[in-house]
Context: one part of a larger RNA
RNA sequence: UUGGGCUUAAAGGGCACGCAGGCGGAACAGUGUGUGUUGUGUGAAAUCCCCCGGCUUGACCGGGGAAUUGCACAGCAAACUGCUGUUCUUGAGGCAGGUAGGGGUGCAUGGAACUCUUGGUGGAGCGGUGGAAUGCGUAGAUAUCAAGAGGAACGCCAGAGGUGAAGACGGUGCACUGGGCCUGUCCUGACGCUGAGGUGCGAAAGCGUGGGGAGCGAACGGGAUUAGAUACCCCGGUAGUCCACGCCGUAAACGAUGUCUACUAGGUCGUGGGUGUUCUGACACAUUCACGGCCGGAGCAAAAGUGUUUAGUAGACCGCCUGGGGAGUACGGCCGCAAGGUUAAAACUC
Numbered sequence: 001u002u003g004g005g006c007u008u009a010a011a012g013g014g015c016a017c018g019c020a021g022g023c024g025g026a027a028c029a030g031u032g033u034g035u036g037u038u039g040u041g042u043g044a045a046a047u048c049c050c051c052c053g054g055c056u057u058g059a060c061c062g063g064g065g066a067a068u069u070g071c072a073c074a075g076c077a078a079a080c081u082g083c084u085g086u087u088c089u090u091g092a093g094g095c096a097g098g099u100a101g102g103g104g105u106g107c108a109u110g111g112a113a114c115u116c117u118u119g120g121u122g123g124a125g126c127g128g129u130g131g132a133a134u135g136c137g138u139a140g141a142u143a144u145c146a147a148g149a150g151g152a153a154c155g156c157c158a159g160a161g162g163u164g165a166a167g168a169c170g171g172u173g174c175a176c177u178g179g180g181c182c183u184g185u186c187c188u189g190a191c192g193c194u195g196a197g198g199u200g201c202g203a204a205a206g207c208g209u210g211g212g213g214a215g216c217g218a219a220c221g222g223g224a225u226u227a228g229a230u231a232c233c234c235c236g237g238u239a240g241u242c243c244a245c246g247c248c249g250u251a252a253a254c255g256a257u258g259u260c261u262a263c264u265a266g267g268u269c270g271u272g273g274g275u276g277u278u279c280u281g282a283c284a285c286a287u288u289c290a291c292g293g294c295c296g297g298a299g300c301a302a303a304a305g306u307g308u309u310u311a312g313u314a315g316a317c318c319g320c321c322u323g324g325g326g327a328g329u330a331c332g333g334c335c336g337c338a339a340g341g342u343u344a345a346a347a348c349u350c
Base pairs, nucleotide, nucleotide: 004321005320006319007304008303012318014201015200016199017198021194022193023192025088026087027086028085029084030083031082034080035077036076037075038074039073040072041071042070049065050064051063052062053061054060091191092188093187094186095184096183097182098181099180103177104176105175106174107173108172109171110154114150115149116148117147118146119145120144121143125136126135162169163168206247207246208245209244210243211242215241216240220236221235222234223233258317259316260315261314262313263312266295267294268293269292270291271290272289273288274287275286276285277284299306300305323350324349325348332343333342334341335340
């Protein structure tokens, strides 16, 4: 390479947008790029293959054929593919009317709790543990009442529930703003899918500058435990956690399952809409679209399982895998302030 694979055995890129590229709906006409077919020329000989022949056979040699799947030119064909033109509406998008939502950003604001400060009451303990001690407290602690300050997080509602591409998003109000779904079928007329590079977003920790700092709390100090205890438990506590701006770019970034499309039994629950049935109606029933779960058939699977939210049947495009260790390491490149990230071997060894 061919072939085979990627939920759990090695393997889906963290997620999106998107240039190039690859692939692409229906009808008609033209063209003749690819394609098919016929012919001509060429494709040296030898070799290989088939047939015949020559050495007593064989190897070997001679003759004939085939092959040389290629290239060029000429003729024909026009289904498919490409190109050109015209047309279409079902893919895609727009428009209109509704609608649900912790989607995003900014500003404002609320209560509970906590800590601190001040004052009142009070007077000996509090705290902590398996038990203690360190610690706090007669300079009045703990407890309790009142007032004030501060920072962070938003109980119940809350759900197997919702939103978002993913990361993620939860008190309340306002402003700005992205996307979805349903209904109508008025408009455009294939405008689509995927996407190497590229660009943007991207938890936590970490980094830079400036703020902020209640609680918690790496490091660190102390008290215990223990043979020891660089831990688990306790008392403290710095960075950090918070905000603004700028970096970092990684996670079991998980559904360990790439995106898109079509098709292939059902049952049941939930969320957001629509339609119908009943004279009306809470409701109920039937039906339909979108989303979120559970169970399950065929099928698939090594099995576990999966099963219209596919791991089924197919198609398009991308990413990735190829025994374990060495190693996601070294070297080099690129990126970064650094930490480091990314790309990524080999010797050797089993």
Small-subunit ribosomal RNA, central domain from an uncultured organism, 350 nucleotides, folded computationally. Its Rfam family is "Bacterial small subunit ribosomal RNA". Its mean pLDDT, the model's own confidence on a scale to 100, is 88. The RNAcentral record of the full RNA draws on ENA and SILVA.